RNA sequence: UUGGCUCAGUCGGUAGAGCAUGAGACUUUUAAUCUCUGGGUUGUGGGUUUGAGCCCUACA
Numbered sequence: 001u002u003g004g005c006u007c008a009g010u011c012g013g014u015a016g017a018g019c020a021u022g023a024g025a026c027u028u029u030u031a032a033u034c035u036c037u038g039g040g041u042u043g044u045g046g047g048u049u050u051g052a053g054c055c056c057u058a059c060a
Base pairs, nucleotide, nucleotide: 001060004019005018006017007016013050022036023035024034025033043059044058045057046056047055
């Protein structure tokens, strides 16, 4: 080592932001701006635990 990209996630309690994608509004059109929206087996395999992104371990 977490969404397409860049990164958060505190003391273990059902994962978020920005950008980008898609749709809409506005505009003569584009761009810009605004609103909404989909997308995650949290690198892989084990272990501990009632419960793991978080602790332990091996590998890449």